Transfer RNA from a Chloroflexota bacterium, 73 nucleotides, folded computationally. The coordinates come from a structure-prediction model, not an experiment, and the mean pLDDT is 82. The RNAcentral record of the sequence draws on ENA. The source organism's lineage runs through Bacteria, Bacillati and Chloroflexota.
[in-house]
RNA sequence: GCCGACUUAGCUCAAUUGGCAGAGCAGACGAAUCGUAAUCGUCAGGUUUCGAGUUCAACUCUCGAAGUCGGCU
Repeated sequence: GCCGACUUAGCUCAAUUGGCAGAGCAGACGAAUCGUAAUCGUCAGGUUUCGAGUUCAACUCUCGAAGUCGGCU
């Protein structure tokens, strides 16, 4: 230099071919227990990496940028 994959909650990851942004763990509170842990329930937590475009509507499609990883030279 060229090619490809990926970027969503604090972490690990879904979201099915465009139509309400979710789960587990972690956190807070509560239940239960003589008490603690395990367990159960509730709650909170998001500029979906950034910018632009298409569309009634974009995590999803198109273009560009940044970052991470891999391959080739």